[in-house]
RNA sequence: AACACGAAAUGGCAAACUUGCUGAAAAUGCAAGGACGCAAAGCUAUGGGCCUACGGAAUUAGAUUCUACGGCUGCCAGGCCGCCGAA
Numbered sequence: 001a002a003c004a005c006g007a008a009a010u011g012g013c014a015a016a017c018u019u020g021c022u023g024a025a026a027a028u029g030c031a032a033g034g035a036c037g038c039a040a041a042g043c044u045a046u047g048g049g050c051c052u053a054c055g056g057a058a059u060u061a062g063a064u065u066c067u068a069c070g071g072c073u074g075c076c077a078g079g080c081c082g083c084c085g086a087a
Stems, first nucleotide, its partner, number of pairs: 012038002017033005036074001042080003046077003049072003055067004
């Protein structure tokens, strides 16, 4: 000096829940309050997984079944960017 790891410090994000708005729905998303927690709980839907079914297909007395072009990055992984620097 670099890499790995993650103590301290400066800060950061914000679960459940409540209120309002949004969406066919996914307690999906946004805002305010609120903190369960998080060293990437920053970005990315690329792979896997999970949620929903407006629409489409099948079935039908009614129900129901399948399907993502809709979502989840605080489900796991990959890619990109990044604060500090004890042992």

A computed fold for an 87-nucleotide RNA from Domibacillus epiphyticus, annotated as c-di-GMP-I riboswitch aptamer. The model forms 90% of the base pairs in the Rfam consensus. The RNAcentral record of the sequence draws on Rfam. The prediction has a mean pLDDT of 85. The source organism's lineage runs through Bacteria, Bacilli, Caryophanales, Bacillaceae and Domibacillus. It matches the Rfam family "c-di-GMP-I riboswitch aptamer". About the family: GEMM was predicted in a large-scale screen for bacterial structured RNA regulatory elements.